[in-house]
Molecule: small-subunit ribosomal RNA
Organism: uncultured bacterium
RNA sequence: AGAGUUUGAUCAUGGCUCAGAUUGAACGCUGGCGGCAUGCUUAACACAUGCAAGUCGAACGGAAACGACAAGAGACAAUUACUUCGGUAUGCGUUUUUUAGGCGUCGAGUGGCGGACGGGUGAGUAACGCGUAGGAAUCUACCAGAUAGUGGGGGAUAGCCAAGGAAACUUGGAUUAAUACCGCAUAAUCUCCACGGAGUAAAGGGGGCCUCUAUUUAUAUGCUUUCGCUAUCUGAUGAGCCUGCGUAAGAUUAGCUAGUUGGUAGGGUAAAAGCCUACCAAGGCGACGAUCUUUAGCUGGUCUGAGAGGAUGAUCAGCCACACUGGGACUGAGACACGGCCCAGACUCUUACGGGAGGCAGCAGUGGGGAAUAUUGGACAAUGGGCGCAAGCCUGAUCCAGCAAUGCCGCGUGUGUGAAGAAGGCCUGCGGGUUGUAAAGCACUUUCAAUUGUGAAGAAAAGCUAAUGGUUAAUAACCAUUAGCCCUGACGUUAACUUUAGAAGAAGGACCGGCUAACUCCGUGCCAGCAGCCGCGGUAAUACGGAGGGUCCGAGCGUUAAUCGGAAUUACUGGGCGUAAAGCGUACGCAGGUGGCUUGGUAAGUCGGAUGUGAAAGCCCUGGACUCAAUCUGGGAACUGCAUUCGAUACUGCUAGGCUAGAGUAUGGUAGAGGGAAGUGGAAUUCUGGGUGUAGCGGUGAAAUGCGUAGAUAUCCGGAGGAACACCAGUGGCGAAGGCGGCUUCCUGGACUAAUACUGACACUGAGGUACGAAAGCGUGGGGAGCAAACAGGAUUAGAUACCCUGGUAGUCCACGCCCUAAACGAUGUCAACUAGCCGUUGGAGGAAUUAAAUCCUUUAGUAGCGUAGCUAACGCGAUAAGUUGACCGCCUGGGGAGUACGGUCGCAAGAUUAAAACUCAAAGGAAUUGACGGGGGCCCGCACAAGCGGUGGAGCAUGUGGUUUAAUUCGAUGCAACGCGAAAAACCUUACCACCCCUUGACAUCCUAAGAAUCUGUUCGAGAGAGUAGAGUGCCUUCGGGAACUUAGAGACAGGUGCUGCAUGGCUGUCGUCAGCUCGUGUCGUGAGAUGUUGGGUUAAGUCCCGUAACGAGCGCAACCCUUAUCCUUAGUUACCAGCAUGUAAUGGUGGGGACUCUAGGGAGACUGCCGGUGAUAAACCGGAGGAAGGUGGGGACGACGUCAAGUCAUCAUGGCCCUUAUGGGGUGGGCUACACACGUGCUACAAUGGGCAGUACAGAGGGUUGCCAGCCCGCGAGGGGGAGCUAAUCCCAGAAAGCUGUUCGUAGUCCGGAUUGGAGUCUGCAACUCGACUCCAUGAAGUCGGAAUCGCUAGUAAUCGCGGAUCAGAAUGCCGCGGUGGAUACGUUCCCGGGCCUUGUACACACCGCCCGUCACACCAUGGGAGUUGGUUGCACCAGAAGCAAGUUGCUUAACCUUCGGGAGAGUGCUUACCACGGUGUGGUCAAUGACUGGGGUGAAGUCGUAACAAGGUA
Repeated sequence: AGAGUUUGAUCAUGGCUCAGAUUGAACGCUGGCGGCAUGCUUAACACAUGCAAGUCGAACGGAAACGACAAGAGACAAUUACUUCGGUAUGCGUUUUUUAGGCGUCGAGUGGCGGACGGGUGAGUAACGCGUAGGAAUCUACCAGAUAGUGGGGGAUAGCCAAGGAAACUUGGAUUAAUACCGCAUAAUCUCCACGGAGUAAAGGGGGCCUCUAUUUAUAUGCUUUCGCUAUCUGAUGAGCCUGCGUAAGAUUAGCUAGUUGGUAGGGUAAAAGCCUACCAAGGCGACGAUCUUUAGCUGGUCUGAGAGGAUGAUCAGCCACACUGGGACUGAGACACGGCCCAGACUCUUACGGGAGGCAGCAGUGGGGAAUAUUGGACAAUGGGCGCAAGCCUGAUCCAGCAAUGCCGCGUGUGUGAAGAAGGCCUGCGGGUUGUAAAGCACUUUCAAUUGUGAAGAAAAGCUAAUGGUUAAUAACCAUUAGCCCUGACGUUAACUUUAGAAGAAGGACCGGCUAACUCCGUGCCAGCAGCCGCGGUAAUACGGAGGGUCCGAGCGUUAAUCGGAAUUACUGGGCGUAAAGCGUACGCAGGUGGCUUGGUAAGUCGGAUGUGAAAGCCCUGGACUCAAUCUGGGAACUGCAUUCGAUACUGCUAGGCUAGAGUAUGGUAGAGGGAAGUGGAAUUCUGGGUGUAGCGGUGAAAUGCGUAGAUAUCCGGAGGAACACCAGUGGCGAAGGCGGCUUCCUGGACUAAUACUGACACUGAGGUACGAAAGCGUGGGGAGCAAACAGGAUUAGAUACCCUGGUAGUCCACGCCCUAAACGAUGUCAACUAGCCGUUGGAGGAAUUAAAUCCUUUAGUAGCGUAGCUAACGCGAUAAGUUGACCGCCUGGGGAGUACGGUCGCAAGAUUAAAACUCAAAGGAAUUGACGGGGGCCCGCACAAGCGGUGGAGCAUGUGGUUUAAUUCGAUGCAACGCGAAAAACCUUACCACCCCUUGACAUCCUAAGAAUCUGUUCGAGAGAGUAGAGUGCCUUCGGGAACUUAGAGACAGGUGCUGCAUGGCUGUCGUCAGCUCGUGUCGUGAGAUGUUGGGUUAAGUCCCGUAACGAGCGCAACCCUUAUCCUUAGUUACCAGCAUGUAAUGGUGGGGACUCUAGGGAGACUGCCGGUGAUAAACCGGAGGAAGGUGGGGACGACGUCAAGUCAUCAUGGCCCUUAUGGGGUGGGCUACACACGUGCUACAAUGGGCAGUACAGAGGGUUGCCAGCCCGCGAGGGGGAGCUAAUCCCAGAAAGCUGUUCGUAGUCCGGAUUGGAGUCUGCAACUCGACUCCAUGAAGUCGGAAUCGCUAGUAAUCGCGGAUCAGAAUGCCGCGGUGGAUACGUUCCCGGGCCUUGUACACACCGCCCGUCACACCAUGGGAGUUGGUUGCACCAGAAGCAAGUUGCUUAACCUUCGGGAGAGUGCUUACCACGGUGUGGUCAAUGACUGGGGUGAAGUCGUAACAAGGUA
């Protein structure tokens, strides 16, 4: 950094998709180790259990538990003493119990501090919530500094006991302490103040001591020290409040607001303030987006990106909000309080039914939800927090461990050597290749894991002892420092090091058609499946599945989801709008944006410096610590921002002046379908009155409807009425656009022009807004000639609700009022400036010459055509820009759905305007290119039509095909270009088909083994194939081993297949088409596909030739060269020929001979537009003529360019792949290919007299012949038979050519036409004519009397007609291939049909018109609108209601401290009331979502139905 995908190809537009990075991820397969991180994104769903906030006995009364000690009592009992030996006393010790708070300590309680931190979550919140920068009217426990003080009294109350209660707990009674509570005193730098004054505080505890005081001489109320306490000031920290700026989406949310905005007074708060109340005023917010709706915690940062941006807000950090839901306050320095209280609600638990209890969004854990997220772990060792003097206690904060490849980072799974290139696998062209030095083998190493042992750092404090210093009266105590001692580790079997053994324990995942690195085989057969996009799969799949191999990553790899990127595909950086999406139909104009020259000031923007801030972490740079890295850590930079301040003043702004080039005003002229109103004119149509006049008129492709004998049409005269204005008239004029056209008058807008004067930036654009705005349409009232939707009729048509015709109503016209849209187009917004020319035209001005007109030059305002530079994807634009710039507005962001739905606005309606989404596709669209096509155009050709001749289509038969039938009717060929085709020949064979009978290394090839020569002749069975049997026969070569050929038998490799695929192929062939075309090299043009050449003017049969020419040349085709035929010459004459000579015969080149002629077959000549005339560009060429056997390619043949049709052929042959292998192979017999209601093609014979029959008679060419042709002769009516000469052929034979000619007969009839069919009798071929041959004779004698629609061939030796030969072949042509005989008619011409060539044009076609493609209907599915309604959420308004609570009121009741005159008062509590208010309720609206019978259109779907609307002039542009 790009790539794939629209096309036959191209360029551009444009969407879709991919490659990258990332994640709190999940899923699939796999899984060795370690380090560091991270781990409910969903149900702010519900929670069992345990723990998460306590601490202080140095505040207090105290003592339930534990312990030590003391004392008393009891038990056991060592010991000692005594003893009556029974025991007694003592009582160390053990143990039980009691007592004393005296001690260590301490449950519960009073009191203090802390439970407002720490921890969790992101529901709410669009907000001063957050971020940033500021501000003033505040509070702040603990902490620090400072000043002052700490005096003297009082009254209660928990605990305890009792009662009630299931419990929670409640009630009552006696007694008691305080650092609990309350007065008094004192007090200010505190508070209030009328400045005189008034008011307001406290608490003690611990340690030590006896210097002072007091006395009990050892203590305290004393002293001292320390920790507290009180008041005030200050600081620090934390918190509250206010402000500027920034911080989502929607206008289909445009107006919102009554405490609302401000003031005054009062209240209230720690504090400013409508924060609250009363009164007064009527303000405040909003297009720079108020209000409403939806969504959302914000930030540092994180991910991505080159950046700008975009997305995001887990972990860490800052702020906010919340704590089951809603409301409320209390306490307190701080809360309206996660583990506090009260009330209401829902839920859960409990109950003795009366009541009570609870809140994991703390750590674990459970259920649930979910694709998905961990242990009911250890420790306070460290860091930090609370309390405490401290020890210490508490701490699910925290530090650790556990689980998870969730991520990042590191390491390993071995290293070297090793070719017989092992085996196996896979492929194979069978040779080999590959896996692959890979393995094995040999030699090494031991990281990690395992095992043995050693073993850091995280620990410093605190405490105790001692010393020194400070304080003090003090060597106490306390504080600071130093020394010593003691002791503290959850992790932890730590890290690290080390011992031992051994390659030992450790590799997978995805992919391999292109994008995108990596290819083969097998299986499958549009199936199964794949797929991110394009797309693969229908029998040879590198795309499916498996395998081998390979590629990429690697303890991971893929998939899915999501974000950014690529995407310049929302474009600030950095896009566009003539035709691709996109300029409002046009103008005026408020706001807004922008703005000429010049001077001064200012300093808002702008630029520079400085200061503050921009938390830390993170990113980046640079050091350091873990062996490295990830990670951690020191420092720096950065944080692009904001604020303050100092400067600069070019530009912009603001301000004060000036100017005239922009703009405007005044004056004189000019042109004009500019607008409005009134009047008026002629032509024409129609109607009407009258006249003339008679049978038609009208209309069309052709007709008909219609009008007309009741007099039309036509024609003349008169009248009526409406509408429109011929010629002039013009890429002419005017207007903002729409638009404007007879003439005259009135009113009126704008433009242009000339010269001067004036104003002095007054300008440009323009969201909203306003006005105008064709046609059609609507309303009211007129008018109505013509035209004419709808409608009617007639035609056309398969239909024709159309096109055509005859009629015809709205409407078209006028007035007034609406509508507000058009391909309202130059598909091109307005304004301004600049940038080559040429040539028209309209309106002015000036000039030249001229009498004038015409003409020319200059200039200006319009309006056309070319064109340079430049631009553009191209087409094109080009001073009237789509060029180069500036200002402002509008609009676009894939196609369809859809300019649709819903909502709003406007409208009488029709409808207009604004304007989505779901869903669906991978394209849709632009310009240009090459083809193809056109019921587009031009030119040209062809038996293409026309002009002619003869046929086919009707009949019978032959033959082929379809169909049907069948055991089989083998297979192929199927428009032209299959159908007398493969087949130049099916009775058997052929033969491939069917039935039956047989064979299995095979009928055929190669190899091996064994035997035998080969071979021939009989015979039995059988339908035959075949099987059996008898006999004859012993060969050739030899180095004597054997070998070659052949036969038989055996085993396996293999044979064999007319089985499939002509859509896997070769070869061959058909066809367009013997049409004149098809291409290349170099050059040039074009971004490119491509073009040019090859087009043009002529000409030709021809891209044949000439000329022209950005082309110049060349190739394959055309032509020529080849064969044949037509003329002549020459050479050679046998079997051919015979003129002359000779000879012979009944006759014949029969014979001698000849080489003249014909002929044969070799070689030559000849024809070339060469010659003449004309036409033409003097060319090419054409026309005519001469000569010539032949004349313009002389006739005929062979010869077939690039290519098209997946044309035909696997059954000629060859061949890949697949299939069969006792059969899909091979052999045999018989049958079938020959069937027959029918349909078609190709032929033959006819229908007759240009003929048939009979008789006679003439003339060919080209072929064939030894398994053959077969003469003469004989027999037969004949087919033929017998017999037999000749001929391997210019010799002999087939072999009599026929039509023709001569004569005769028939006389228009189903015939003397025609010959089918059938009967009988035969001949020939052949092993064999039944199925199923050909021919002969006799007999029979069908249809048919010239053929509908339609259709074929042929242009000269041709058509037509006549016979002859050949291949195949035993036999069997009406077919095929050849041969000659006789021998015409017609062609004006290119309008039309068909086919073809060239140029051009249009195209939405490219499988290319047999193309493409539209709509209804029917069916299936999908999303969506409407819908009587229904349900739920949310919200506005009005009202009801009113828990707890604060406040206010209140002698209802109660009441310790203080005061008191002793009565009481002050004060407090409780009760009650009021205001506010949560939940709740009623009514009525708004809005959102879900659902709904039915219904509307939309989308998608392989082959449905009906038509054919569009694309070509698409058949009516």